[in-house]
């Protein structure tokens, strides 16, 4: 450096399907009668209200969407990827300040891979994702032992392959040129 290996294997796509978002957001009309104001919390000189706010109910064989999900398929791949922290970006947010949440990062760290169970957490979610902790499974390498075979003249032993069995280790690894 190139080529490779794990396996319910990682990701991406304004793909396509579907469930769920939710019979909730919206619309009308009645009731109320001062308050309300997009993720929490603080918060003024904003903004919206008697031309009628919060909040309740009714009706339309009314009625959404978005992030995220699952399966299919395409594509790109084995630190694929994820996640922490630094840096940055952007978006409505009632100025602004704090937490959180989205994006990007040839910057450092940590995780060898899937899985289950408990616990936080994001999130509408009983979905799914992350993190911690843990149990059994696995891949790989080291080391040490058993079994087969081959090969060193025999036999002991040694080496080699093949399968297995105990320990341990990490991906900057590992296998083959």
């Nucleotide at each position: 450096g190139a080529c490779g290996a794990g396996g319910c294997g990682c990701g991406a796509a304004c793909g396509u399907u579907c469930a769920a978002g939710a019979g909730u957001a919206c619309u009308g009309c009645g009731a109320g009668g001062a308050g309300a104001g997009a993720c929490c919390g603080g918060g003024a000189g904003c903004u919206c209200g008697a031309a009628g706010a919060a909040u309740c109910g009714c009706a339309a064989c009314g009625g959404a969407a978005a992030g995220g999900g699952a399966a299919c398929u395409u594509c790109g791949c084995c630190g694929a990827a994820g996640u922490c922290g630094g840096g940055g970006c952007a978006c409505a947010a009632g100025a602004c300040c704090g937490g959180a949440g989205g994006c990007c990062u040839a910057c450092g760290g940590c995780u060898g891979g899937g899985u289950c169970u408990g616990c936080a957490u994001c999130g509408a979610a009983c979905a799914g994702g992350u993190g911690c902790a843990g149990g059994a499974c696995u891949g790989u390498c080291a080391c040490a032992c058993u079994a087969a075979a081959a090969u060193g003249a025999c036999c002991c032993c040694a080496u080699u392959u093949u399968a297995g069995u105990g320990u341990g280790g990490a991906g900057c690894a590992c296998u083959u040129c």